[in-house]
Molecule: transfer RNA
Organism: bacterium
RNA sequence: GGCGCGUUAGCUCAGCGGCAGAGCGAGGGUCUCAUAAUCCCUUGGUCGUCGGUUCGAUUCCGUCACGCGCCA
Numbered sequence: 001g002g003c004g005c006g007u008u009a010g011c012u013c014a015g016c017g018g019c020a021g022a023g024c025g026a027g028g029g030u031c032u033c034a035u036a037a038u039c040c041c042u043u044g045g046u047c048g049u050c051g052g053u054u055c056g057a058u059u060c061c062g063u064c065a066c067g068c069g070c071c072a
Stems, first nucleotide, its partner, number of pairs: 001071007010024004018055001025043005048064001050062003
């Protein structure tokens, strides 16, 4: 330098056009003599950037940034 993949909650990841979710975590409660575990509730996001397409974009297209890999 070329190509490919990835970027979504504090962490690990789902979500291939129409309300953004799960698990873990965190806070509170339940239970216990107490702790842990269980169970319940709560807490959670400018969906990497900037543009484009569309009635509508996390999703499709382009661009740039960052990370990983392959080739040179």